[in-house]
Context: one part of a larger RNA
RNA sequence: GGCGUUUGGUGGAUGCCUUGGCAGUAAGAGGCGAUGAAGGACGUGAUACUCUGCGAUAAGCCAUGAGGAGCCGAGAAUAGGCUGUGAUCCAUGGAUUUCCGAAUGGGGCAACCCACCUGACAGUUUGUUAUUGUUACCCUCGGGUAGUCAAUAACGGGCUGAACCAGGUACUUGAGGACUGAAUACAUAGGUCUUCAAGAGCAAACCCGGAGAACUGAAACAUCUAAGUACCCGGAGGAAAGGACAGCAAUAGCGACUCCCCCAGUAGCGGCGAGCGAACGGAGACCAGCCGAGCCCGAGAAGUGACCAGAAUGCGUUGGGAAGCGCAGCCAUAGCGGGUGACAGCCCCGUAUGGGAAGCUUUGAGGGACGUAUCAAGUAGGGCGGGACACGUGAAAUCCUGUCUGAAGAUCGGAGGACCACCUUCGAAGGCUAAGUACUCCUUACUGACCGAUAGCGAACCAGUACCGUGAGGGAAAGGUGAAAAGCACCCCGACGAGGGGAGUGAAACAGUACCUGAAACCGAACGCCU
Numbered sequence: 001g002g003c004g005u006u007u008g009g010u011g012g013a014u015g016c017c018u019u020g021g022c023a024g025u026a027a028g029a030g031g032c033g034a035u036g037a038a039g040g041a042c043g044u045g046a047u048a049c050u051c052u053g054c055g056a057u058a059a060g061c062c063a064u065g066a067g068g069a070g071c072c073g074a075g076a077a078u079a080g081g082c083u084g085u086g087a088u089c090c091a092u093g094g095a096u097u098u099c100c101g102a103a104u105g106g107g108g109c110a111a112c113c114c115a116c117c118u119g120a121c122a123g124u125u126u127g128u129u130a131u132u133g134u135u136a137c138c139c140u141c142g143g144g145u146a147g148u149c150a151a152u153a154a155c156g157g158g159c160u161g162a163a164c165c166a167g168g169u170a171c172u173u174g175a176g177g178a179c180u181g182a183a184u185a186c187a188u189a190g191g192u193c194u195u196c197a198a199g200a201g202c203a204a205a206c207c208c209g210g211a212g213a214a215c216u217g218a219a220a221c222a223u224c225u226a227a228g229u230a231c232c233c234g235g236a237g238g239a240a241a242g243g244a245c246a247g248c249a250a251u252a253g254c255g256a257c258u259c260c261c262c263c264a265g266u267a268g269c270g271g272c273g274a275g276c277g278a279a280c281g282g283a284g285a286c287c288a289g290c291c292g293a294g295c296c297c298g299a300g301a302a303g304u305g306a307c308c309a310g311a312a313u314g315c316g317u318u319g320g321g322a323a324g325c326g327c328a329g330c331c332a333u334a335g336c337g338g339g340u341g342a343c344a345g346c347c348c349c350g351u352a353u354g355g356g357a358a359g360c361u362u363u364g365a366g367g368g369a370c371g372u373a374u375c376a377a378g379u380a381g382g383g384c385g386g387g388a389c390a391c392g393u394g395a396a397a398u399c400c401u402g403u404c405u406g407a408a409g410a411u412c413g414g415a416g417g418a419c420c421a422c423c424u425u426c427g428a429a430g431g432c433u434a435a436g437u438a439c440u441c442c443u444u445a446c447u448g449a450c451c452g453a454u455a456g457c458g459a460a461c462c463a464g465u466a467c468c469g470u471g472a473g474g475g476a477a478a479g480g481u482g483a484a485a486a487g488c489a490c491c492c493c494g495a496c497g498a499g500g501g502g503a504g505u506g507a508a509a510c511a512g513u514a515c516c517u518g519a520a521a522c523c524g525a526a527c528g529c530c531u
Base pairs, nucleotide, nucleotide: 001530002529003528004527005526006525007524008523009522015516016480017479020451021450022448023447024446025445026444027443028442029440030439031202032201039100040099041098042055043054044053046078049075050074051073061094062093063092064091065090070082071081072080105114106113107112115169116168117167118166119165121161122160123159124158125157126156127155128154129153130152131151132150133149134147135146136145137144138143171199172198173197174196175195176194177193178192179191180190206237207235208234209233210232217224221271247254248253258285259284261282262281268276269275289432290431291430295368296367297366300363301362302361303360304359307355308354309353313328314327315326316325317324329346330345331335337349338348339347381405382404383403384402385401386400387399388398391417412427413426414425415424416423467474468473487515490502491501492500493499
């Protein structure tokens, strides 16, 4: 040095587990905000820090309800307290709620700086009233009247106030009022002040509108496509949009709108390339019509709801431990689930079932107040230029309009895919409208031939953290002692170390806070053989 056997170290795979995720189902909710939001800064405990809660009333204050023995949130203990005069905890409703932030008195490098007005408060002065005292007079000796009188108190007025406290003071729009005030005499427009109301900002997707790419495909590329997509802006709601035919249809008729399935990859459009792509009709979901359909009060009803009641098991045996096994029972409108020292219907929490305050939600007999319009002109149509319609200008109807024009008046007008006639059908240029439909930042309950720590959200753990970047932004790793800390008193070696050896706990310590199991790579030791 090699091989073999044995035994260790290192390492953290694997197995098992789950506090966390993922995807749904059914309900709910679908907003919060100048009554100051979302998000933060700083504080707040007997307490150095972090998280959570809360806000100078600061892990909390008040009330109502429920509940019934413990409690003072977590990491994490100690001291000191609270509690049957009902605490802690829970539900609901209030109070407080520093500073920043739309941030809104002005400023600003967010959590800071600097103000003004008014009030409160304090002082002073003055007025009125009351009581008491004092002075003068009258008097029945109780008292009464008067005062440039005094003190005190209450209520008013004026003035002053260093600091502290409270409220107000932004902008825009609308409504009301006041003062001013042009061209232009009266006026009006405009300006200023004032009162009241509203708006502003945030938020995951869904919705409507405005504006709007390129990569790409066409095997290149320009019309075209991607695509009215992405991105940006504005606006709204729990849905939005649309909506009661100037519609389809075809000689028969239908009857608002929205969404789904067919029609159909059809008819068509298309450098007739790539590709794009209907409608009529059929059949469903849902149904509603109108000219404030709604609004306010409201007996009562239903739901939710902290929470309450809620059945039934013993013995033996193995074991550290019984829920296992054996024997014998019981309950069940409850054998969903979880926990308990291994696997529990009958040990605990629960579950089925029944009940339940306030608040909230829905509905609502009945009552009240208001409203009840109107027939649409610079319109329809036309010319030019565009856009939308499945439809790329085409034979191009229909819809929208930048520009120029421009009717009729129900004896009228539009449409039926150029256009004309007949026929049919409808009534534009005003408006509203639930349901069926789309979505899920969020709440509750439940489910999974979904994951099980390199998986599943980036994040099971103090994660959008540590860290990186000037910044926009990027973005981790990291779970498991044990049933219970019983977390090794005491002794020894060692440096009053690190680490270890005894002893002790424990079922187990090769379960010792580098802790379940503990694979392999890699590194040793002992023994045997070979060289």
Predicted 3D model of a 531-nucleotide part of an RNA (large-subunit ribosomal RNA, domain I) from Roseovarius azorensis. Model confidence (mean pLDDT): 83 of 100. The source organism's lineage runs through Bacteria, Pseudomonadati, Pseudomonadota, Alphaproteobacteria and Roseovarius. The RNAcentral record of the full RNA draws on MGnify.